RNA sequence: CAGAGUAGGAGCUUAUGCGUGAAGUGCCUUCUGAACGGGGAGUUGUCAGAGGGACGAAAGUGUUAACUGCGGUGUAAGCUUCGCAUCCCACUG
Repeated sequence: CAGAGUAGGAGCUUAUGCGUGAAGUGCCUUCUGAACGGGGAGUUGUCAGAGGGACGAAAGUGUUAACUGCGGUGUAAGCUUCGCAUCCCACUG
C1' cells in the first nucleotide's frame, strides 16, 4: 500500500398469513433498549419496542361456500446485491 471477513440493510422469487367494516406500511416526534468484521472503543449513523401526532387506500365476482384482485402488508425459505460511520490493534499478500 492492497485485501479478506460480521451484524445488518435492500431487491427478486416461492410458500403461508393479515387487512380490504383500514390494521399494516411509509412520514414527524418523545422515551427505552439492542447490535455494529478477530480484539478494544464507539457516534449526530443503524435497528427494534412503546407513547403521541399528521396523512391515507381497490375492489370485483358469487351458488354466501369461496374465488380473483388490491396493500410502498406480516412471517419463513431461497437467490442476488450493498455492507464493520469512525479510531487503535490483530490477520493475509